[in-house]
The prediction has a mean pLDDT of 83.
This is a predicted structure of a 696-nucleotide part of an RNA (large-subunit ribosomal RNA, domain II) from a marine metagenome.
The full RNA is in RNAcentral, with records from SILVA.

Context: one part of a larger RNA
RNA sequence: GCCAACGACUUAACUUAUAAAGCAAGCUUAAAUAAAUAAAUGUAGGCGUAGCGAAAGCAAAUCUUAAAAGGUAAAAAGUUAUAUGAGUUAGACCCGAAACCAAGUGAUCUAACCAUGAGCAGGUUAAAAAUGAGGUAAAACUUAUUGGAGGACCGAACCCGUGUAUGUGGCAAUAUACUGGAAUGACUUGUGGUUAGGGGUGAAAGGCCAAUCAAACUUGGAGAUAGCUGGUUUUCCACGAAAUCUAUUUAGGUAGAGCGUCUUAAGCAAUGCUUUUCAGGGGUAGAGCACUAUUACGGUGCGGGGGGCCCAAAGCCUUACUAAAUCGUGAUAAACUCCGAAUACUGAAAAAGAAAUUAGGACAGACAGACUAUGACAGCAAAGUGCCAUCAGUCAAAAGGGAAAUAGCCCAGAUCAUACAUUAAGGUCCUUAAGUUAUAACUAAGUGGGAAAGGAAGUGAAAGAACGAAGACAACCAGGAGGUAGGCUUGGAAGCAGCCAUCCUUUAAAGAAAGCGUAACAGCUCACUGGUCUAAUUAGCUUGCCUAAACGUUUUUUUGCGCCGAAAAUGUAUCGGGGCUAAAGUUAUACACCGAAAUGAUGAACUCGUAUUUACGAGUAGUAGUGGAACGUUCUGUAAAUCGAUGAAGAGGUUUCUUGAGAAAUCUAUGAGGUAUCAGAAUUGAAAAUGUUGGC
Numbered sequence: 001g002c003c004a005a006c007g008a009c010u011u012a013a014c015u016u017a018u019a020a021a022g023c024a025a026g027c028u029u030a031a032a033u034a035a036a037u038a039a040a041u042g043u044a045g046g047c048g049u050a051g052c053g054a055a056a057g058c059a060a061a062u063c064u065u066a067a068a069a070g071g072u073a074a075a076a077a078g079u080u081a082u083a084u085g086a087g088u089u090a091g092a093c094c095c096g097a098a099a100c101c102a103a104g105u106g107a108u109c110u111a112a113c114c115a116u117g118a119g120c121a122g123g124u125u126a127a128a129a130a131u132g133a134g135g136u137a138a139a140a141c142u143u144a145u146u147g148g149a150g151g152a153c154c155g156a157a158c159c160c161g162u163g164u165a166u167g168u169g170g171c172a173a174u175a176u177a178c179u180g181g182a183a184u185g186a187c188u189u190g191u192g193g194u195u196a197g198g199g200g201u202g203a204a205a206g207g208c209c210a211a212u213c214a215a216a217c218u219u220g221g222a223g224a225u226a227g228c229u230g231g232u233u234u235u236c237c238a239c240g241a242a243a244u245c246u247a248u249u250u251a252g253g254u255a256g257a258g259c260g261u262c263u264u265a266a267g268c269a270a271u272g273c274u275u276u277u278c279a280g281g282g283g284u285a286g287a288g289c290a291c292u293a294u295u296a297c298g299g300u301g302c303g304g305g306g307g308g309c310c311c312a313a314a315g316c317c318u319u320a321c322u323a324a325a326u327c328g329u330g331a332u333a334a335a336c337u338c339c340g341a342a343u344a345c346u347g348a349a350a351a352a353g354a355a356a357u358u359a360g361g362a363c364a365g366a367c368a369g370a371c372u373a374u375g376a377c378a379g380c381a382a383a384g385u386g387c388c389a390u391c392a393g394u395c396a397a398a399a400g401g402g403a404a405a406u407a408g409c410c411c412a413g414a415u416c417a418u419a420c421a422u423u424a425a426g427g428u429c430c431u432u433a434a435g436u437u438a439u440a441a442c443u444a445a446g447u448g449g450g451a452a453a454g455g456a457a458g459u460g461a462a463a464g465a466a467c468g469a470a471g472a473c474a475a476c477c478a479g480g481a482g483g484u485a486g487g488c489u490u491g492g493a494a495g496c497a498g499c500c501a502u503c504c505u506u507u508a509a510a511g512a513a514a515g516c517g518u519a520a521c522a523g524c525u526c527a528c529u530g531g532u533c534u535a536a537u538u539a540g541c542u543u544g545c546c547u548a549a550a551c552g553u554u555u556u557u558u559u560g561c562g563c564c565g566a567a568a569a570u571g572u573a574u575c576g577g578g579g580c581u582a583a584a585g586u587u588a589u590a591c592a593c594c595g596a597a598a599u600g601a602u603g604a605a606c607u608c609g610u611a612u613u614u615a616c617g618a619g620u621a622g623u624a625g626u627g628g629a630a631c632g633u634u635c636u637g638u639a640a641a642u643c644g645a646u647g648a649a650g651a652g653g654u655u656u657c658u659u660g661a662g663a664a665a666u667c668u669a670u671g672a673g674g675u676a677u678c679a680g681a682a683u684u685g686a687a688a689a690u691g692u693u694g695g696c
Base pairs, nucleotide, nucleotide: 001696002695003694004693005692006691011090012089013088014087015086016085017084018083019082021080022079023078026047027046028045032041033040051058052057061072062071063070093231094230096228100221101220102219103218104217105216111195112194113193114192115191116190117189118188119187120185122154123153124152125150129146130145131144132143133142134141159181160180163178164177165176166175197213199209200208201207234630235629236628237627238626239625244257245256246255247254248253259365260363261362262361263360264359265358266357273353274352275350276349277348278347279346280345286339287337288336292333293332294331295330296329297328298327299326300325303322304321305319306318307317308316309315369395370394371393372392373390374389375388377386378385400411401410402409415604416603417602418601420600421599422598426594427593428592429578430577431576435591437590438589439588440587441586442585448580454564455563458561459560460559461558462557463556464555465554466553467552468551475532476531477530478529479528481505482504483503486500487499488498511526514525515524516523537549538548539547540546541544605620606619607618608617609616610615631685633682634681635680636679637678641675642674643673651668652667653666654665655664656663657662
């Protein structure tokens, strides 16, 4: 992992609601007795028939009170047993802790200790002490020999376990190989003994106390408790939520309310909802600056600061400062308002649709919500962010079509059947159902089919302005001068380092110079002027050196579609792909067609309503959940009945029927019991629980 079997809302008492029974102002027995599977006896007791008061008590009334107001009660339906739903107490739907407590069992492992024994190859070093000799007044001291100390040295056994590798389902629930540590000691070790669980022992690591230790193991309390996780077994039908408020040692729990279901009544004679009309209050959006607060520029300008006159004070004059107040212009505001909507909300009336709505009772679930749109807040006018709001939408609990794929987006709400039809969103070259449809434009970037500030003689459209046969614009040829090298400055400064000024003359024109250049000059351009070349057709009547449009050139603004800006990691990879350019792109207009479980058509089933006799209308997505109706399993009665060797149950195959759980027939092998119907009772239905047991 697979298969089979087992495996979870029970039982008892009490309370309460509902259902259908019995009797009914009454209903009913309990223990017990006799009897023995069936019905008696038993009247203690219980509930009900009257309440009020703390009570005495009084009583359709009573309590408070001096009395009343006032409070409560009075309109007679209950009771007994059964079934079902729910509650309470019990293990209380099942499995699941870590823990807590009690009584026992453990020191053959291991920790420490006690008693009594045992073990340590070989080699090295050479302390004290002693002796001899020297030495001394005597010592000290020196030297030689002897000696054999040490938690001494090297290193086997024994003990330990440092590093690395292997091993990791191992040789092994801690090993193996190599390499290491100590190895006469606080050494190692045999045997026997002592210490026991909040206790021991511990050269102390929370270590060890039998592969178990921040409190051993065994049994019991015990089915501890678990607001937590997981699981919870047949079918069909009707309706169908919530993820909010309030409270909570409360926040992943629970209770009351809101939202669901069932039921009773009211309502249907208009209470709820939608629409229309009318009547309301408001201070939001917007707007505004009249208040409050803030704010830009300007005018006038009190006061303050600086300066001058003045010995000082006062006074007067002045100012590149500051600046109250006031005036003008222009602004800002959630905690500003002289103003002020739309919606929303409240009430009333009317008609139509629709069948809601309200109250009582029973049973819930739910109180983790998600995204989208809009209005706010927080955040970075970040987030697939957090948090509110909207009788918002969808998902949740919703399938179908579209968005390539894609809970929350767009269209649209699936009872069932059909090789039927019409449409929605979205599409119509191929993939791929349907236009290679029509008309008029744009785009050349594969833009379309990702992106900003910013940039550019891309190209289309619109509106202006200027110049032009007295020759425009561009190009080419020529000129571009004189006073003068303006003055100052400077080593120099001559149009062109810098400062000041920026005139006059000759001219067709030419700046006291726009740029390059020189040490300074020189030199080359520019502005400006002449020439060459060269752009045109109409219309009007006033007949012109006219006017208007068009044309040529230059230029400004607005606007459509494009261009650059544009770099990423497996492979094109930012149209789903192929591919597309007078499109299969974009803009505008038009007509066709395709396209869903939508709508329609035909047939069928079920639910509800109205009518009532088979007709009409409305409906039938669904998680939690509520209600209703059924199927099957085991046993009991029915049943001394009935089926069965002319083949029961069980097993395997085939066929038929039912909306379904399921039912029936038949065949095969088998071989002895099974059971209709209607009732009753349950150890009554498995695919899940890291389920349990067994098998493979």